Notes
Predicted 3D model of a 148-nucleotide part of an RNA (small-subunit ribosomal RNA, 3' minor domain) from Raineyella antarctica. Rfam family: Bacterial small subunit ribosomal RNA.
Context: one part of a larger RNA
Formats: sequence, C1' cells, structure tokens
RNA sequence: CACCGCCCGUCAAGUCAUGAAAGUCGGCAACACCCGAAGCCGGCGGCCCAACCCCUUGUGGGAGGGAGCUGUCGAAGGUGGGGCUGGUAAUUAGGACUAAGUCGUAACAAGGUAGCCGUACCGGAAGGUGCGGCUGGAUCACCUCCUU
Repeated sequence: CACCGCCCGUCAAGUCAUGAAAGUCGGCAACACCCGAAGCCGGCGGCCCAACCCCUUGUGGGAGGGAGCUGUCGAAGGUGGGGCUGGUAAUUAGGACUAAGUCGUAACAAGGUAGCCGUACCGGAAGGUGCGGCUGGAUCACCUCCUU
C1' cells in the first nucleotide's frame, strides 16, 4: 500500500492458563474419648532374702530389700467430628492467543440517527431506546472577547 480504508461484537474451530463444581483421593497440625509398652514416682506386698538389730537359738521376731499386684504420668496405636492445605472430576464460566471461517456494520468523515459518560430497560451480536450530563461535534447565522 491512504474509504475497494480502518474497525466492533456474537457464533464456529484450535491451543493455553485460570475460576466455580456433586464428588473422590491424599497431606499437615491440633482437639475429644478409648487403649496403654518401657520407665520414674507412690501404695500394697499373706510369697522370697546372706550381711543390720532383738530375744536368744528356732523351720523365731523386727528393720530393710526383692518377686508380684496396683495407682498417677506416659510413646505408639484405635475411634470421632471439625480445621488448614494439595491432587483429581462429569459439567460450567469468563479470559488470552491463533495469515485467509459465519452473521451483521456499532465506532472513525456530519461514519450516513454527531459522539462519548452515568444509569434503567430491551435485543443473535456489535448495539437500541428513555432520562441526566459533557464537547474531546461538523455546518449556517448572530453576539462577546483576543490576535493580526
């Protein structure tokens, strides 16, 4: 490459990441309850014991210790409902991107209804209409101001 221009949105196709989602599979820390090893500490200790004490001499008693039993604490384990977090999931939502797909033509010239902003309603889609606002609107006329 200059209107045979530019350009907007729906729809269709593909790729990518993301959100939602009945569910499903894990991870983490904690909580409640159950169970409770070893061990410390406490209690009992009718069974056992050389050292110590007593009467004294017996297969004796006491002190102390031990086996054993038991209580508190207690690791692991179990049960339960929640918390946080990750993977995955029918389906679903929008997003980004992708030479030459579909429908229209909204914007850019007064873009053929000036455009834009806010808002409400409506519509395959761009969008349309109502109300309020802005000029970053073209054209024509008039007025005011400024410059030459």